[in-house]
Parts: sequence; C1' cells; structure tokens
RNA sequence: CACGAAAAAGGCAAACCCGUGGUAACGCGGGGACGCAAAGCCAGUGCCCUUUUACAUACGAGGGUCGUACGGUUACCGAAU
Repeated sequence: CACGAAAAAGGCAAACCCGUGGUAACGCGGGGACGCAAAGCCAGUGCCCUUUUACAUACGAGGGUCGUACGGUUACCGAAU
C1' cells in the first nucleotide's frame, strides 16, 4: 500500500412516524434501525427522479439524490493474506 476479521473502540442511519421548508423530486430537526468499511466530503460523468415549454413522449432548460454506478479527495482500527 492492497485487504477487511464471527476482533476492539468509535461512527453513520433505510423504511416508517411527528414537526418544518419546497409546486415537486427532496431538504432540515426529533424519534426509529433495514443496513453500511468510507452509508465521510465533492453533483464531475452515466443512470434514475422532479419541474417547465405543454395535453403527452422526446429534445432543451432548471432542479433533486453521493444509502445508484463510476470518478476525485480525506480518514479510525489492525487479525489473516
């Protein structure tokens, strides 16, 4: 450095519920744990979702999610290999 243990310490928190902001996707706070070794951070690329032109699909434009994949970046612990 890779790697990730029926290890130790610590961490995060899906669904759902309550409050609140937003047209919406969804955000924030509280409760709650299905999970997570980057489920820390960045929306850069693809996918997905939402709004709009517009009745609908596509294109375009604006937005959302990193708990979707990839990429970038930083980091706790240390069995085996």